[in-house]
Order: sequence, then C1' cells, then structure tokens
RNA sequence: CUGUGCUAGAUGGGGAGCUGGCGGUGCCCUGCACCCGCAAUCCGCCACAGCGGGAUCGAAUUCCCCCUCUAGAUAUGGUCCUUUCGCCUCUAUCCAUAAGCGGUAAUGUAGACGACUGGGCCCUACGCGACGGUGCACUGUGAACCCCGCCAGGCCUGGAAGGGAGCAACGGUAAGCAGAGAGCACUGGGUGCCGAAGGAAUACCUGGUUUGAGUUGUCGUUUGAGGAUAUGCGGGAGGCUCACUAUCAAAAGGGGGUGCACAG
Repeated sequence: CUGUGCUAGAUGGGGAGCUGGCGGUGCCCUGCACCCGCAAUCCGCCACAGCGGGAUCGAAUUCCCCCUCUAGAUAUGGUCCUUUCGCCUCUAUCCAUAAGCGGUAAUGUAGACGACUGGGCCCUACGCGACGGUGCACUGUGAACCCCGCCAGGCCUGGAAGGGAGCAACGGUAAGCAGAGAGCACUGGGUGCCGAAGGAAUACCUGGUUUGAGUUGUCGUUUGAGGAUAUGCGGGAGGCUCACUAUCAAAAGGGGGUGCACAG
C1' cells in the first nucleotide's frame, strides 16, 4: 500500500415547552436520514442519563473535535393592529352655565331696574240668581158598583097620606192622567262678566306710593368652573413586523484526528 473479517460507532439534527435533570411521544424549524412495541391527567432512564427486540452499514465523502457561514428559535425593547379595564393631566367634540365687553333691535323722564302696597286671575264655603229634578198650588179630565150629595123610573112597606133602601142621569170629589209656565218649597252641580268674606300663591295681568336711568332679546367675543365622550392619556392580554445584544442552533463549507486481527 492492497484484500478479507470484526469492533467502537452510525442509521437524522435542532428549538421552545415539560422535567430535580436527561431523552422520547406531541408542537415548531430544517430536511430525507431502518423496522416493531411503550408513551402527556404521560413512557423510560440517572451526569455513562430513553427502555425492549430485530435489521443494515461499518474505520471513513458515512464516526469524533474545531472554525466559517447560516435557515430558524428564545429572551429584551419599539412601531402598528385587535381586545379589555380605567382616567380627564394634555388635545378635540358635544351639552349646559356664571360674570364681563362690544355691535344691533325694541322699550324707557308720559318714569327703566328695584322696594312697598291694592286688585284681578286660583281655591273654599255662604248668599242671590239661572238651569235641571221632585213635590205643593192652578186649570181640565177623571169612579156602572165596592166615594159624597141629590135621587126620575122601578123595587119594598103602609088602608091611605106617606115612608124606606137605592140604580141610571145630573152635580162634586179621591187615586190617576194631561195641560199651563207666571207662583211656592226642597234638592243638585264641570251652573254665573253676580254679592260679600276667608285662604293660597308671586307664574301672568293691572292700579297706587317711593327712588331716579337704564332694561330686555339676539349675535359675536373674553374669562372661569362643570358634565359626557374619544379622534386624547395610562395599564393588562394577544398578534404581525422591525431592531440591538445575548444564548441555542439544523443543513452546507473548510481543517484536523481516530482502532483490532489475518493474508499478500
């Protein structure tokens, strides 16, 4: 140096998470890199850190170490978005308000605003009236008989003169019915340009006394304080994205290192 056989080892790796820690199943990034069984309210192990069984390759383009590059991931922070809670410090919007200034219109010495006072309007009961209802009174009508008067006829009685009861008619009346509308009494209230009182209230109207120059509406503006809200401010959670730093890091590239036996 070559050939043959074996062994170490390899047959994916990584991140977050979980875990006392390690690995796996599951999720994610890479990417092609055996099979079967176990496994997230977990499965197996102990710094030599998956367990059990089988298969292939096998000392090198395949194993180990270092460096470069770098997919990606985690931590931190920022912008933006979504969602939720809160706040009024700033900004903005809306609502309503107090005081002042200016313009304008109306009104004002035939007296503004104000003070005092009377009346009306409002309420209550009373009086009077109108209206309604009822009753009385007035007129008329109105009882075959069980209302009154007077009782023809007829009836009864008497020797007769007479007497008696009594229907109809006539007259009158009760209950009832009707009319009249001018009276009287009682009663009622969503009654009244009424009367005389009491009460309530200051909103409106009006009169008197006093004082003596503004008052009111509207528009604009200034200042202040208030309420509500978010396009304002703050906090939490989540998502995309970006950035510095740190950590981990697949694949790729480069370099270095690494057995045994036999034969030639």